């Protein structure tokens, strides 16, 4: 570098509630864990989702949202084989 077993010290938080922002898809903060070795970060590729617009009515186009859908780039904790 790569990998992910025991095992420690931490960490993050689905769904669901309360506020609060946004037309919305969602966002923040609080409680709250269902999971997570990057579930730390970044819309670069595909995916999905949402709005306005046109139309051949499910596509195309502009703007956005999801990083806990995957891949991809980047940085970290701790530790064995092979």
């Nucleotide at each position: 570098g790569a990998c992910g077993a025991c095992a420690a010290u931490g960490g993050c938080a689905a769904a669901c509630c309360g506020c609060u922002c946004g037309u919305g898809a969602g966002g923040g903060c609080g409680g709250g864990a269902c999971g997570c070795a990057a579930a730390g970060c970044c819309a670069c590729g595909g995916g999905c989702c949402c709005a306005c617009a046109g139309c051949a009515u499910g596509c195309u186009g502009u703007g956005g949202g999801c990083a806990g859908c995957c891949g991809g780039g980047u940085u970290a904790c701790c530790g064995a084989a092979a």

Model confidence (mean pLDDT): 90 of 100. The RNA shown here (c-di-GMP-I-UAU riboswitch aptamer) has 82 nucleotides and comes from a Myxococcales bacterium. Its Rfam family is "c-di-GMP-I-UAU riboswitch aptamer". Rfam links the family to the GO term cyclic-di-GMP binding. The model forms 95% of the base pairs in the Rfam consensus.